[in-house]
RNA sequence: GAAGCGCGUCGGGUGAUCGCUUCCGUAAAUGGAAGAGGAAAGUCCGAACACCGUAGGGCAGCGAGCCGGAUAACGUCCGGGAGUGCGUGCAAACGUACGACGACAAGUGCAACAGAGAGUAAACCGCCUUCCGCGAAUGCGGACGGUAAGGGUGAAAGGGUGAGGUAAGAGCUCACCGGUGUGGCUGGUAACAGUCACGGCCAGGUAAACUCCUCGUGGUGCAAGGCCAAAUAGGAGAACGCGAUGAACGGCCCGUUCAGUGUCGAAGAAAUUCGACGGCGUUUUCGGGUAGGCCGCUCGAGCUGUUUGGUAACGAACAGCCUAGAUGAAUGAUCGCCACUCGCGAAAGCGAGUACAAGAUUCGGCUUAUAGACGCGCUUCAUUU
RNA sequence: GCCGUCUUAGCUCAGUGGUAGAGCACUCGCUUCACACGCGAUAGGUCACAAGUUCAAAUCUUGUAGACGGCA
Numbered sequence: 001g002a003a004g005c006g007c008g009u010c011g012g013g014u015g016a017u018c019g020c021u022u023c024c025g026u027a028a029a030u031g032g033a034a035g036a037g038g039a040a041a042g043u044c045c046g047a048a049c050a051c052c053g054u055a056g057g058g059c060a061g062c063g064a065g066c067c068g069g070a071u072a073a074c075g076u077c078c079g080g081g082a083g084u085g086c087g088u089g090c091a092a093a094c095g096u097a098c099g100a101c102g103a104c105a106a107g108u109g110c111a112a113c114a115g116a117g118a119g120u121a122a123a124c125c126g127c128c129u130u131c132c133g134c135g136a137a138u139g140c141g142g143a144c145g146g147u148a149a150g151g152g153u154g155a156a157a158g159g160g161u162g163a164g165g166u167a168a169g170a171g172c173u174c175a176c177c178g179g180u181g182u183g184g185c186u187g188g189u190a191a192c193a194g195u196c197a198c199g200g201c202c203a204g205g206u207a208a209a210c211u212c213c214u215c216g217u218g219g220u221g222c223a224a225g226g227c228c229a230a231a232u233a234g235g236a237g238a239a240c241g242c243g244a245u246g247a248a249c250g251g252c253c254c255g256u257u258c259a260g261u262g263u264c265g266a267a268g269a270a271a272u273u274c275g276a277c278g279g280c281g282u283u284u285u286c287g288g289g290u291a292g293g294c295c296g297c298u299c300g301a302g303c304u305g306u307u308u309g310g311u312a313a314c315g316a317a318c319a320g321c322c323u324a325g326a327u328g329a330a331u332g333a334u335c336g337c338c339a340c341u342c343g344c345g346a347a348a349g350c351g352a353g354u355a356c357a358a359g360a361u362u363c364g365g366c367u368u369a370u371a372g373a374c375g376c377g378c379u380u381c382a383u384u385u
Numbered sequence: 386g387c388c389g390u391c392u393u394a395g396c397u398c399a400g401u402g403g404u405a406g407a408g409c410a411c412u413c414g415c416u417u418c419a420c421a422c423g424c425g426a427u428a429g430g431u432c433a434c435a436a437g438u439u440c441a442a443a444u445c446u447u448g449u450a451g452a453c454g455g456c457a
Stems, first nucleotide, its partner, number of pairs: 001381010012338007020035005037356001041367002044365005049221004056254004061217005066080005081101001083098006102212002107210002109206002124151002126147003130143005159177006178202002180199008225295004235286008245259004261278007302321008339354006386456007395409004403440001412426004433449005
């Protein structure tokens, strides 16, 4: 210097004229200030705020799952540890990437095909003792029994290597290695790493299989929720209940709170039962009116700069700033200059282009789309010293 | 704003961990004077896309794209 990968920032600027919205100001007018995004998108998470006569306890449901930290909180972010993949390397190790990182000895499942057998799961080939038959012999065939070291099948097959032992073998025994259980020491806040001793204990894979364990979690959402005004029909029915039950925003149970009756008639000795009318509560059918205005509505877990603590995420102190609040929906049009990219050109210059894309309660993240410019880190190649 | 379902052959749909199916349509053959009907056979698929889990994924998980529906 070039190429590639990853991360981060910006993502057009400026002047004039006309036009639009909000606010300030004037008796009125002239006038002044401000006017979309890093993703405003997806609606995947978390919260603030609002409402609910229980929001209290529990179950279900949902979410998280190594350690430490940050944060209002989060399934987010930062730093570590284990594991796995890729690259370099004989190996150890190093670099880099990874959201799914508790438990398979609590239980129940699944593993096609192949294979003897896929979890208290096995005898196909093979090896060995005994017996029988054939043969000159090495040996061949068969029956009962023993075996799991060798071979085969498979993604995966009863820890591995070596020695002893055995009829042949086997952790059967021993040495070393690996795993696992218990105990100790060193380093580290911890996860964990290293190391020592004892025990032949060797109990496969899969939980993005059902499940078990630990922790957390009320619901609904600004179209939430308030205020004002206006209009209609205080409309017409049905069911259930009135000390039994019903209701209390989404499911169930418990608890708590609220509502919880009158008249008349008949039967009856009475308690009580039946019927009618009215009242209250819940659910539901048909029909009618209204769809207007104001608030919520923008000063925030806010932004910028400097200093400081911290590996970092981030925190603290000081100083400064106010940046849409629409509601049939505002930021547009024209001209010039500058900036960037491409093409032509020796140059001056000429021409073309400039991505993804637009608010409706607000904020912190995640994911997705993105022309180009700048910065940082890593890898490869080339050149120079 | 809040919820739900779907995407497989040209079309309509099954398939719910073990390697892709049916009907209709297309092509060819048989039958017929000829066509239709009928009978037989062949071909047609990156299971919307990507990554992951697993020995193995249309199927399980996550993300993205598109289509349809409900409440308010």
Description: Predicted 3D model of RNase P RNA and transfer RNA as a complex of 457 nucleotides. It holds a member of the Rfam family "Bacterial RNase P class A". The family's RNA type in Rfam is ribozyme. Its mean pLDDT, the model's own confidence on a scale to 100, is 75.